[in-house]
RNA sequence: GGCCCGGUAGCUCAACUGGAAGAGCGGCCGUCUGAAACGCGGCGCGUUGUGGGUUCGAUUCCCACCUUGGCCA
Repeated sequence: GGCCCGGUAGCUCAACUGGAAGAGCGGCCGUCUGAAACGCGGCGCGUUGUGGGUUCGAUUCCCACCUUGGCCA
């Protein structure tokens, strides 16, 4: 330098052919307790890597760039 895969919540990952983002763990609040832990109830806590394009509508499609891992040279 060329090619392939990935980048979504604090972490690990979902999201079916474009219809507007969810699970586990963690966290926070409440309850329980003398106080904790456990249990129980409640709360996604998100600019979907960045910028642009297509579209009524983009995590999803297109382009450029950034970046993780790999292959070739």

The RNA shown here (transfer RNA) has 73 nucleotides and comes from a marine sediment metagenome. The RNAcentral record of the sequence draws on MGnify. The coordinates come from a structure-prediction model, not an experiment, and the mean pLDDT is 83. Rfam family: tRNA. Rfam classes the family as a transfer RNA.